[in-house]
RNA sequence: GUGAAUGAUAGAGGCGCAGUGUAUUAAGAGUAAUUAUCCCGAGCGGGUCAGGCUAGGACGGAUAAGGAAAGGAAUCGCUGCCGAAGCAAAGGCCCAGGACAAAGGGUCUUAGCUGGUCUUCCAUUGAAAAAAUGUAAGACUGUCACCGGGACUCCGGUGGAGUGCUAUCUCGUGA
Repeated sequence: GUGAAUGAUAGAGGCGCAGUGUAUUAAGAGUAAUUAUCCCGAGCGGGUCAGGCUAGGACGGAUAAGGAAAGGAAUCGCUGCCGAAGCAAAGGCCCAGGACAAAGGGUCUUAGCUGGUCUUCCAUUGAAAAAAUGUAAGACUGUCACCGGGACUCCGGUGGAGUGCUAUCUCGUGA
């Protein structure tokens, strides 16, 4: 020089990713629980039962009193990092109660998709015009390949994907 493997090590992208709390703040919300009065008049009770409440008026509605919290979010601090991380199909285990287990949630394994950030429509979750997730479209940005220009590590165009890219090492091989 060259070839190759998800080889080993170390790095880069930037409103970069995730977690966490000795914290602070807004929202949740004048909402829910609870109490009193009045109205209604038969069942109420997250899925199915059960415990429980109920004509001595349950549930529901109105008025007054009363007055939270969780999940989620922002700022700041700390920690781990660059498939950081996210999504999601199948399966296992757990949340689990008075019993079963639906829905839902958490975690692990496996095949798969997404380079990253932002904006917008729609869908889902959510109290929410916050935020998160997903598809699509658009913009910006990083990287590599090809082409062109050139003032030569710069500019422009097209395209690909992180199982990528850069650097060093290892292995094989040619001189």
This is a predicted structure of a 175-nucleotide RNA (Lysine riboswitch aptamer) from Desulfitobacterium hafniense Y51. The same sequence occurs in records of 2 taxa. The sequence is in RNAcentral, with records from Rfam and Ribocentre. The source organism's lineage runs through Bacteria, Bacillati, Bacillota, Eubacteriales and Desulfitobacterium hafniense. Its mean pLDDT, the model's own confidence on a scale to 100, is 76.